[in-house]
């Protein structure tokens, strides 16, 4: 150059049209004599970026950016 996957919170990871599960970690509280460890709550409302289609978009569609892979 060409294809094709992939990109979701401090990290890993589900979800694939109806405003996003789960674990690790972190922060508070609760218990404790004091930690630890259990438990409770919080922790993405720009789901890489910009557009489009819809009544709605993490999901479908274009481009774009990055990362991996094969191809020459």
């Nucleotide at each position: 150059g060409g294809u094709g996957a992939c990109a979701u919170g401090g990290c890993c990871a589900a979800g694939u049209g109806g405003u996003a599960a789960g674990g690790c970690g972190g922060c508070a509280g609760u218990c404790u004599g004091c930690a630890a460890a259990a438990c409770u709550g919080c922790u993405a409302u720009u789901c890489g970026c910009g557009g489009g289609u819809u009544c709605g978009a993490u999901u479908c569609c274009c481009g774009c950016u990055g990362u991996c892979a094969c191809c020459u």